[in-house]
Molecule: small-subunit ribosomal RNA
Organism: sediment metagenome
RNA sequence: AGAGUUUGAUCCUGGCUCAGGACGAACGCUGGCGGCGUGCUUAACACAUGCAAGUCGAACGGAGAUUGCAGUAAUGUAAUCUUAGUGGCGGACGGGUGAGUAACGCGUGGGCAAUCUGCCUUAAUCCGGGGGAUAACACUGGGAAACUAGUGCUAAUACCGCAUAAUAUAACGAUAUGGCAUCAUAUUGUUAUCAAAGGAGUAAUCCGGGAUAAGAUGAGCCCGCGUCCGAUUAGCUAGUUGGUGAUGUAACGGACCACCAAGGCAACGAUCGGUAGCCGAACUGAGAGGUUGAUCGGCCACAUUGGGACUGAGACACGGCCCAGACUCCUACGGGAGGCAGCAGUGGGGAAUAUUGCACAAUGGGGGAAACCCUGAUGCAGCAACGCCGCGUGAAGGAUGAAGGUUUUCGGAUCGUAAACUUCUUUGACGAGGGACGAAAAAAAUGACGGUACCUCGAAAACAAGCCACGGCUAACUACGUGCCAGCAGCCGCGGUAAUACGUAGGUGGCGAGCGUUGUCCGGAAUUACUGGGCGUAAAGGGCGCGUAGGCGGGAAUACAAGUCAGAUGUGAAAACUCCGGGCUUAACUUGGAGACUGCAUUUGAAACUGUAUUUCUUGAGGACAGGAGAGGAAAGCGGAAUUCCUAGUGUAGCGGUGAAAUGCGUAGAUAUUAGGAGGAACACCAGUGGCGAAGGCGGCUUUCUGGACAUUAACUGACGCUGAGGCGCGAAAGCGUGGGGAGCAAACAGGAUUAGAUACCCUGGUAGUCCACGCCGUAAACGAUGAAUGCUAGGUGUAGAGGGUAUCGACCCCUUCUGUGCCGCAGUUAACACAAUAAGCAUUCCGCCUGGGGAGUACGGCCGCAAGGUUGAAACUCAAAGGAAUUGACGGGGGCCCGCACAAGCGGUGGAGCAUGUGGUUUAAUUCGACGCAACGCGAAGAACCUUACCAGGGCUUGACAUCCAACUAAUCCCGUAGAGAUAUGGGAGUGCCCUUCGGGGAAAGUUGAGACAGGUGGUGCAUGGUUGUCGUCAGCUCGUGUCGUGAGAUGUUGGGUUAAGUCCCGCAACGAGCGCAACCCUUGUUGUUAGUUGCCAUCAUUAAGUUGGGCACUCUAGCGAGACUGCCGGUGACAAAUCGGAGGAAGGUGGGGACGACGUCAAAUCAUCAUGCCCCUUAUGUCCUGGGCUACACACGUACUACAAUGGCUAUUACAGCAGGAUGCGAAGGAGUAAUCCGGAGCGAAUCCCAAAAAAUAGUCCCAGUUCGGAUUGUGGGCUGAAACUCGCCCACAUGAAGUCGGAAUUGCUAGUAAUUGCAGGUCAGCAUACUGCAGUGAAUACGUUCCCGGGCCUUGUACACACCGCCCGUCACACCAUGAGAGUCUGCAACACCCGAAGUCAGUAGUCUAACUGUUUACAGAGGACGCUGCCGAAGGUGGGGCCGAUGAUUGGGGUGAAGUCGUAACAAGGUAGCCGUAUCGGAAGGUGCGGCUG
Repeated sequence: AGAGUUUGAUCCUGGCUCAGGACGAACGCUGGCGGCGUGCUUAACACAUGCAAGUCGAACGGAGAUUGCAGUAAUGUAAUCUUAGUGGCGGACGGGUGAGUAACGCGUGGGCAAUCUGCCUUAAUCCGGGGGAUAACACUGGGAAACUAGUGCUAAUACCGCAUAAUAUAACGAUAUGGCAUCAUAUUGUUAUCAAAGGAGUAAUCCGGGAUAAGAUGAGCCCGCGUCCGAUUAGCUAGUUGGUGAUGUAACGGACCACCAAGGCAACGAUCGGUAGCCGAACUGAGAGGUUGAUCGGCCACAUUGGGACUGAGACACGGCCCAGACUCCUACGGGAGGCAGCAGUGGGGAAUAUUGCACAAUGGGGGAAACCCUGAUGCAGCAACGCCGCGUGAAGGAUGAAGGUUUUCGGAUCGUAAACUUCUUUGACGAGGGACGAAAAAAAUGACGGUACCUCGAAAACAAGCCACGGCUAACUACGUGCCAGCAGCCGCGGUAAUACGUAGGUGGCGAGCGUUGUCCGGAAUUACUGGGCGUAAAGGGCGCGUAGGCGGGAAUACAAGUCAGAUGUGAAAACUCCGGGCUUAACUUGGAGACUGCAUUUGAAACUGUAUUUCUUGAGGACAGGAGAGGAAAGCGGAAUUCCUAGUGUAGCGGUGAAAUGCGUAGAUAUUAGGAGGAACACCAGUGGCGAAGGCGGCUUUCUGGACAUUAACUGACGCUGAGGCGCGAAAGCGUGGGGAGCAAACAGGAUUAGAUACCCUGGUAGUCCACGCCGUAAACGAUGAAUGCUAGGUGUAGAGGGUAUCGACCCCUUCUGUGCCGCAGUUAACACAAUAAGCAUUCCGCCUGGGGAGUACGGCCGCAAGGUUGAAACUCAAAGGAAUUGACGGGGGCCCGCACAAGCGGUGGAGCAUGUGGUUUAAUUCGACGCAACGCGAAGAACCUUACCAGGGCUUGACAUCCAACUAAUCCCGUAGAGAUAUGGGAGUGCCCUUCGGGGAAAGUUGAGACAGGUGGUGCAUGGUUGUCGUCAGCUCGUGUCGUGAGAUGUUGGGUUAAGUCCCGCAACGAGCGCAACCCUUGUUGUUAGUUGCCAUCAUUAAGUUGGGCACUCUAGCGAGACUGCCGGUGACAAAUCGGAGGAAGGUGGGGACGACGUCAAAUCAUCAUGCCCCUUAUGUCCUGGGCUACACACGUACUACAAUGGCUAUUACAGCAGGAUGCGAAGGAGUAAUCCGGAGCGAAUCCCAAAAAAUAGUCCCAGUUCGGAUUGUGGGCUGAAACUCGCCCACAUGAAGUCGGAAUUGCUAGUAAUUGCAGGUCAGCAUACUGCAGUGAAUACGUUCCCGGGCCUUGUACACACCGCCCGUCACACCAUGAGAGUCUGCAACACCCGAAGUCAGUAGUCUAACUGUUUACAGAGGACGCUGCCGAAGGUGGGGCCGAUGAUUGGGGUGAAGUCGUAACAAGGUAGCCGUAUCGGAAGGUGCGGCUG
């Protein structure tokens, strides 16, 4: 410090996720030691048991025990010890918890002239003299108990008077000083009031007691500032705010009471609701911040829930009291007892948190004179890897790179110096010995921890390693298993038979007594942006104005000092943090010093800036005079054109409407035309990115009223300004209310069309509405998708208004200034597009708004509205994206240019018939398999009777039909039997070879047998592959290097102007070059020269039946080498180019014709059955052999051919002319036989020699338009050929039979010249079988105006929501499942208030009752003062009743939403998405949606 994830790729926006740190943690696996810390975050749930606050006998009287003395004893006395009670001090500290509390509770800084303070310290002072009780105790009672009543006795440092008394208190004064209003302080005067306690000691003395002053400590109260969320909580408040007077308190105060006044708080957020103890600090972060408030420390609050007071210095009191409630326990049922949020511990809850330990040795606390006692505070120990820190589990050497594991291309590689082995060491654990510091102020004594730490010795490598990960982020890879299953996953995503992503193993990486996971917080996140973000199109500018509060604000001067700045002082506790040191072996830990604690307060100063006050200025702003421009607004009046309607005339059969029609109108006279009239609405031309207005918006003309802007002048005011939350006003269209009006148009509606449907688009009608008046509504793509204001920052060019200048006789023109409105463009900005003085630039001020997509502008609540609805405006849940701009493609029922038998123009076909063949389907034991739009279907198959053959049935074999290795035997091989369908089994016979030899034998080759390694597979996967092939397409394209442009994907080049068959060439150009393609080079054909003449040829000379022969090689021909054609020449056009048009010459002319040749790539195209091959599968079978069958089936459908339907023909006869080929298991002549197929025959020929071989068309005759002398299917009979074999299932011949068919619907195909059409011939395959295929020649056309349209393709451009790329994407209803949520008759908890009732304890107040020791007076049982009890009253907790409020749960039913695998209906959107889309509104419709009105261009 960043990374992953939206895309085919890019940049941006933007969310989600990860890497880091932390934790009072928990869970999983694992676990050696030590130190230091930490340990109920949940139920402030309930608690058994023990302990946690006592102490003092030197305050007091008793009681008990022991001992001494006296005594016989009883007993007495003395001492010591113990202590129930009275009394004192302490139980208000310490310890726990965080429920409540949003508060002066806490923090910080102040104040108290409004206060108290036990114990402690200091100072000075006092302590005289009396009195009456009471507990304990004893006795008598009550009660189960707890406890308690009565009578009697007694003490005090218990209680009560009295005396004395001030620097105390109170009242009234005087003087002085000070202050802050009341006042304070000092000095002084008068009056009144209030004290006390003793104990120990022989004593000294010590410890106490009272009052006072001061201090210290602690506490109380008040104030400034700070302190969470919600406005879908906006108004709250009657003791409320203030005053006067009383009460009360330690003290101020509506704290309380009476009376009076009507105030107080709040948008700077009152009230209400929710949540929460606050802080020092902790975690994180660069910081600013954010989060937290465990342990430690400070403060607060609480102690079962609620209320209350008492005592006391201090409490409204955790281990005190009273009352009420709930709960638990005891009970004799009458009553009682209790409070772990103290330490342990139990139950419960929970993912989860420890011992019913030791000790007061230390530190501290309480009591005591002290000894000492108490102390679950504390010090320690125990449990827990809960955290931090440290240590160890060995170290060095050691290659045969052992064994073993894993893997393998079988060679090896790896675990791996790792182990073994050798040498060495002993930290921890273990055993033994020694043994602390902590403990001291003079000595002694005193240690829970603890025989602990530590030290020494001993023994042996001995007893001590796991966890997670290994696709990317992110360090680390292989094998097997699994097969969208099981599973993984933080995000992206893995898994559908070769998974580095699942599981296991080996290996590797990381950390290490831990490692992972989960949860939470901060970070990364500049993703709430103060530091430090944005708003044209990504989310985001309010529809527009006026203006309140608020915020901000021009020049100069003076003063003040609030902000600001500087210094000083106080404070900011300690701990924590940082730095420098110290102590534990180190570290964690602990400790000393310093820094820091960024804050607050006080004080001293400065005066630039802000502020405040005063004075002043004119440039901001305003006003005045005089101008011109304008669809600015409101009202009234007027005008013409057009539509419609009415009346009348003319006139006749149509009109109207559409893509085409129909509905509709019209013979009752329409449309058309003429004249007149009625009525409503809108204002052509002018008209213009022209004008005006804040926006919405505004358009005939005139008048009246009225708003604003602009320019000129510079006499006036003198900052009067800008913005603007709330507020107020305006605000298109649609819509609503009332009343008018209604010509045209036109939602709804009706009809006609279109259509699969058509609730639409089109047509004919048509109502609200559109218009007016008044009143609502308050929204739009209310848009420049751009808030207002001010200043600054190159230019150029239009246009509207106004002014000035020059020139001129004048106008125009020209120059210039301001205001408005456009375009282009630099810098700059921007993600890019773009913006660019009318900023989206550079700055300032103020307002509004945004923070992922969906849910949703929805729900609920509030406000507004007559309604429609508007405004404000969530959450649950769900996704990992949604989005902007630009790029490359692809696509478009977008555009432009161009090409192609693509269309058109023609010729011939297919589709109809019969048959052949292939396919589908069906059938079958099997009908083997593959190929499926073009680019499968006379295709693989250049030829299934057996074989082929892969399929089926049956019969056999199992190292195998085939290959290699080993052993044994035998050469091999050939012949004949028998059984069998055959494979095969079995019997017999013949027959031995080659090489070496030591003659025993061995070897080569072949065969048989045997064992195992292995063979074998046309079994699977063409979506694991190689190779081969098809197709776009013989289309003209596809790329690269360098340079340049762009943030980038990319672009440029390759685009443009011409031209071409062509990215062919030329020109231009930020490109310059190059490669693969095109073309050419190759083959063939067309002309010719030359060479060579046999098997070819024959002009001349002979010869013959015949180029038959002699002869010849001129010609033809054959096949080698050459020539020839290059837009080379001429003319036109063109840009002086490329090229093109025409012409000449030429056999051939612009690529001469044809072929081979197929760029980058596309289709997971085809092929595992040509072959090869990975993996998987079978192994007495999915291998192999054999016989027979099947691939040839047959209601049917399709493709491709053949033959026809006839006269351009059939039949018969006659007679010419080819070429390519093939031939030895072959072609097969002549001759002969047969009607023929064919047979007999065997000349010639391995072929320019011989054979196949007859070419067919042609010509002549006949037929005379018919199912025929057309057509030949089908069938019968008889033959022929091949072959072991012709039944399933071949071909041919002859005779007989003589079907459909009379030119073919929708649709569709081939072909542009030696082509189509037509005619035959040959070849390969092959024993045989050709309508197929591949070739060959013969005869030999028609047409092309042209590129509008169909199809395919190329280039440029445009739009895009597509990129699996239009066979794309995608919307809504409906149906099903699940999830969360709204409404809902209601029902049920809870919370906080309010009103009333009841009213405990208790304080306070009152008091006719009862009782009453201390004091007083009378006096001898009375009175008074005072008190207690009782009673009454105010207040008052809990409880009750009531009507409302709020949160929540639940609810038949219901609404929409979200998510789901391949459901249904349509096709709305994205391309002109096939009716451009979208916004607002109204209406209609299964649904997307349609239509009307107005608006926008996205």